[in-house]
RNA sequence: GGGCGGUUGGCUCAGCGGUUAGAGCGCGUGAUUCACAUUCACGAGGUCACUGGUUCAAAUCCAGUACCGCCCACCA
Numbered sequence: 001g002g003g004c005g006g007u008u009g010g011c012u013c014a015g016c017g018g019u020u021a022g023a024g025c026g027c028g029u030g031a032u033u034c035a036c037a038u039u040c041a042c043g044a045g046g047u048c049a050c051u052g053g054u055u056c057a058a059a060u061c062c063a064g065u066a067c068c069g070c071c072c073a074c075c076a
Stems, first nucleotide, its partner, number of pairs: 001072007010025004018056001027043005049065005
C1' cells in the first nucleotide's frame, strides 16, 4: 500500500429502514436470612466511533475519516 471483518450501557453481545434501542453479567435499593451467599422485585446507566449524504423516517443504506483485528503485497 491492497482486501475483508468489526466499533451499540462498566463488560460480553443481540437488534427487518418505522412503538420509548434491548439481553446476560456487573452496579444500586428493597424483600428473604441471626448474618453472608442464593433467589425474587424494582431501579440507575446509551448523543448506537466521528463527519456528511440518501430517505417522510437511519443504530440499520451510501461516502469519507479514526481506531481494533485477520489476510496479502512491498521495503529492509

Background
This is a predicted structure of a 76-nucleotide RNA (transfer RNA) from a Chloroflexota bacterium. It matches the Rfam family "tRNA". It is annotated as a transfer RNA. NCBI's taxonomy places the organism under Bacteria, Bacillati, Chloroflexota. Model confidence (mean pLDDT): 81 of 100. RNAcentral holds the sequence, with entries from ENA.